This is a predicted structure of a 336-nucleotide RNA (Bacterial RNase P class A) from uncultured Rhizobacter sp.
Rfam family: Bacterial RNase P class A. Rfam links the family to the GO terms dimeric ribonuclease P complex, ribonuclease P activity and tRNA processing. The family's RNA type in Rfam is ribozyme.

[in-house]
RNA sequence: GCAAGCCAGACCGCCGCUGGUGCAAUCUCCGAAAGGAGGCACUGGAGGAAGGUCCGGACUGCACAGGGCGGCGUAGCAGCUAACGGCUGUCCACCGUGAGGUGAGGAUCAGAGCAACAGAGACGAGUUCGGGCGGGGCAUAGCCCCGCCCGAGGUGAAACGGGCAAUCUCUACGCGCAGCAACACCAAAUAGGCCAGCGUUGAUGUGGCUCCGCGGAGCUGGCGGGUAGGUGGCACCGAGCCGUGCAGUGAUGCACGGCCCAGAGGAAUGGCGGUCACGUUCGGCUCUCUUUCGGGAGAGGCGAAUGCACAGAAUCCGGCCUAUCGGCUUGCUUCA
Numbered sequence: 001g002c003a004a005g006c007c008a009g010a011c012c013g014c015c016g017c018u019g020g021u022g023c024a025a026u027c028u029c030c031g032a033a034a035g036g037a038g039g040c041a042c043u044g045g046a047g048g049a050a051g052g053u054c055c056g057g058a059c060u061g062c063a064c065a066g067g068g069c070g071g072c073g074u075a076g077c078a079g080c081u082a083a084c085g086g087c088u089g090u091c092c093a094c095c096g097u098g099a100g101g102u103g104a105g106g107a108u109c110a111g112a113g114c115a116a117c118a119g120a121g122a123c124g125a126g127u128u129c130g131g132g133c134g135g136g137g138c139a140u141a142g143c144c145c146c147g148c149c150c151g152a153g154g155u156g157a158a159a160c161g162g163g164c165a166a167u168c169u170c171u172a173c174g175c176g177c178a179g180c181a182a183c184a185c186c187a188a189a190u191a192g193g194c195c196a197g198c199g200u201u202g203a204u205g206u207g208g209c210u211c212c213g214c215g216g217a218g219c220u221g222g223c224g225g226g227u228a229g230g231u232g233g234c235a236c237c238g239a240g241c242c243g244u245g246c247a248g249u250g251a252u253g254c255a256c257g258g259c260c261c262a263g264a265g266g267a268a269u270g271g272c273g274g275u276c277a278c279g280u281u282c283g284g285c286u287c288u289c290u291u292u293c294g295g296g297a298g299a300g301g302c303g304a305a306u307g308c309a310c311a312g313a314a315u316c317c318g319g320c321c322u323a324u325c326g327g328c329u330u331g332c333u334u335c336a
Base pairs, nucleotide, nucleotide: 001332002331003330004329005328006327007326009276010275011274012273013272014271015270017045018044019043020042021041022040023039027038028037029036030035047310051321052320054319055318056317057316058315059179060178061177062176071175072174073173074172075171076090077089078088079087080086091105092103093102094101095100106170107169111168112167113164114163128152129151130150131149132148133147134146135145136144137143138142183232184231185230186229193223194222195221196220197219198218205214206213207212240259241258242257243256244255245254246253247252278307279306280305281304282303283302285300286299287298288297289296290295
């Protein structure tokens, strides 16, 4: 230098926060209810990226005969996987002395489109200069025009021969839409809705309350939907973690054994003290090397100060990308 993997300070004490389990009056408090909170003991409590939300799935709701057009995505070949734009192996191309690294790497005789500068001419074909031949015109050894052939110089990445598909396009394959603020359940007040009963033969209400007066169109009950609020989803045995063995070059798969490992919802995972370890700086000490005798370099241990990166779960999982002080292990390469 290259590749792969690992750690992300350790321990102790005190005080807190939060999830689970157990224990007791089924007690107290909040709330209309649904539901929530409160004590003690034991125990769990951030990451390799929890991040960006860029892909792919699980899950949930809606939609959905079948086919076509359209749209989006992917692209050597073979495989792995729940799936993928991910990963593995391999071919090819490029970079590197090398270990290795990188690659949107299908198709340009289906069609269209594009190419800066330079150059006469740049994707349509033709054309600058010189020579030859043929024809025509004129003022005829000459000049001019037209056609054909040959040759040459220069420009440029590229000059009737190629390139670009990371321009449209074609081919093959894949894709329904939305997302946990999904969705399900419980469920106020107020205002609508529906039904039943009573009521202008005066109800409900109200005044000193049997009788009477005032007043004048609603009143009572039930049902149903949605909202506030609450619970579930949600933390859980799972595409789970650790170890061993087997198959495979490998990604990975299978078998066996062991383990249970955060979960809020204004959002817990913290603070203080001590000991040890590590980094940086400073001070002075010892040793070694070197010296142009001023000094310089390295190592060891001591003391003081200071620091310990990037960052913080929010439905879950597999990837990719990005950020990251410092340190460790293994294999390989190059040079001396």